Context: one part of a larger RNA
RNA sequence: UUGGGCGUAAAGGGCGUGUAGGUGGUCUGAUAAGUCAGGUGUGAAAGCCCCUGGCUCAACCAGGGAAGUGCAUUGAAACUAUUAGACUUGAGUACGGGAGGGGGAAGUGGAAUUCUGGUGUAGAGGUGAAAUUCGUAGAUAUCAGGAGGAAUACCGGUGGCGAAGGCGACUUCCUGGACCUAUACUGACACUGAGACGCGAAAGCGUGGGGAGCAAACAGGAUUAGAUACCCUGGUAGUCCACGCCGUAAACGAUGGGCACUAGGUGUAGCGGGUAUUGACCCCUGCUGUGCCGAAGCUAACGCAUUAAGUGCCCCGCCUGGGGAGUACGACCGCAAGGUUAAAACUC
Numbered sequence: 001u002u003g004g005g006c007g008u009a010a011a012g013g014g015c016g017u018g019u020a021g022g023u024g025g026u027c028u029g030a031u032a033a034g035u036c037a038g039g040u041g042u043g044a045a046a047g048c049c050c051c052u053g054g055c056u057c058a059a060c061c062a063g064g065g066a067a068g069u070g071c072a073u074u075g076a077a078a079c080u081a082u083u084a085g086a087c088u089u090g091a092g093u094a095c096g097g098g099a100g101g102g103g104g105a106a107g108u109g110g111a112a113u114u115c116u117g118g119u120g121u122a123g124a125g126g127u128g129a130a131a132u133u134c135g136u137a138g139a140u141a142u143c144a145g146g147a148g149g150a151a152u153a154c155c156g157g158u159g160g161c162g163a164a165g166g167c168g169a170c171u172u173c174c175u176g177g178a179c180c181u182a183u184a185c186u187g188a189c190a191c192u193g194a195g196a197c198g199c200g201a202a203a204g205c206g207u208g209g210g211g212a213g214c215a216a217a218c219a220g221g222a223u224u225a226g227a228u229a230c231c232c233u234g235g236u237a238g239u240c241c242a243c244g245c246c247g248u249a250a251a252c253g254a255u256g257g258g259c260a261c262u263a264g265g266u267g268u269a270g271c272g273g274g275u276a277u278u279g280a281c282c283c284c285u286g287c288u289g290u291g292c293c294g295a296a297g298c299u300a301a302c303g304c305a306u307u308a309a310g311u312g313c314c315c316c317g318c319c320u321g322g323g324g325a326g327u328a329c330g331a332c333c334g335c336a337a338g339g340u341u342a343a344a345a346c347u348c
Stems, first nucleotide, its partner, number of pairs: 003320004007302002012316001014199004021192003025087007033080002035076003039073004049065006090189001091186004096180002102175007109152001114147001115145005123134002160167002204245006213239002218234004256315006264293011297304002321348003330341004
């Protein structure tokens, strides 16, 4: 390479926007590049292959044939392609709705922790048990008050939203997306996407703020044979904000995206239609999402099963025995930490 694969055995890129490329709906006409058919010409000789013959055989040599997958030429027009025209089912736009912790900014609230003062007196904390620790310089408890930072109990739900990371008090402003209904419009405008660009938890880094609680490091007390831990008392970076970097995670559904098809049952969220009703329910039903259980089928099994890991098509990424190694070297990126790309010797 031909292949075979990627939930758990090696293997889905963390996620999106999108360039080149690849692929692409229905109908009609034209062209004839791909495609298909036919004859003719050409495709040197030698060689290769087949059949004969000549050297005693063979090697070798000679004769004949085949082949020479190609090119040119003449046609066909189903499919692909190109071109011209048309269509509405794919895709999109407009009108009307309701849902949402989707994003950004500003403001406001209550609970709790901490602090100060009053009352009050001897303990309080903490643990398996203790001690370190706090407290007669008045702690813990209780009442009142103040400041400040961070997080938003209940509602809360295999509930919602977002491409993913993720998002949860309330109010206002700005703003993205999805869904549903009935029409109208555009007329294939589509899918995927190497590079590229953007987003991207936590930790970490830079500058400047902030710092209540928690808490790496660190200190002490315990435990223990030891205890550089688990438990306890403290406690600094950090956690928070602004701006800039970093670019990684078990970034997981360990399952790339799109389209089509293939039994059902039962929850739940949003919107609609019907039925019913004074009305809200109930009942039947459609679309979109999110769960559970299961037929066929698939699977090594576990399991998956209209949200497929079933049946097919298109595009991208990735794998190819274990270790060495996601390492070395080089290159690119980064302030650094490091990241991305990525071997070999050797060994089993």
This is a predicted structure of a 348-nucleotide part of an RNA (small-subunit ribosomal RNA, central domain) from a metagenome.
Its Rfam family is "Bacterial small subunit ribosomal RNA".